This is a predicted structure of a 125-nucleotide RNA (SAM riboswitch aptamer (S box leader)) from an uncultured Rubrobacteraceae bacterium. The sequence was found by an Rfam model in a public genome assembly.
RNA sequence: CUCGCAUCGAGAGCGGUGGAGGGAACUGGCCCCGAGAAACCGCGGCAACCCACGGGUAGCUGUGAGCUACUCCCGCAAGGUGCCAAAUCCAGCAGGACGGUCAUUACCGUCCUGGAAGAUGUGAG
Numbered sequence: 001c002u003c004g005c006a007u008c009g010a011g012a013g014c015g016g017u018g019g020a021g022g023g024a025a026c027u028g029g030c031c032c033c034g035a036g037a038a039a040c041c042g043c044g045g046c047a048a049c050c051c052a053c054g055g056g057u058a059g060c061u062g063u064g065a066g067c068u069a070c071u072c073c074c075g076c077a078a079g080g081u082g083c084c085a086a087a088u089c090c091a092g093c094a095g096g097a098c099g100g101u102c103a104u105u106a107c108c109g110u111c112c113u114g115g116a117a118g119a120u121g122u123g124a125g
Stems, first nucleotide, its partner, number of pairs: 001125008013043005021032003026092004044084003049080002053075004057069005088117001093114009
């Protein structure tokens, strides 16, 4: 980098360096920011994807026990990641409901569902 799968309205910030941007990209909106942005470092925290461990469950055996499985459930949080403003900040594409403008096609607004894109983890290449 590509592909598959799962999740994405919950949760969790202080200090130092830094010095003007930031919220992935584009467009529009909205927001954060010299009362200090991004980035880096330190410490702290959140979560429970992977791994480890404990329990449950199921199966097997040579049954005071041991082994195996987990596509299942509960716990734990040492290890590997991740994350710590706002729904992935919101919309964009498609469909639907309601309302408005209009003679109509249509346009606008609010809401719902799906998609696209993206993020994170994991497996494969």

Its Rfam family is "SAM riboswitch aptamer (S box leader)". Rfam's curators write: The SAM riboswitch is found upstream of a number of genes which code for proteins involved in methionine or cysteine biosynthesis in Gram-positive bacteria.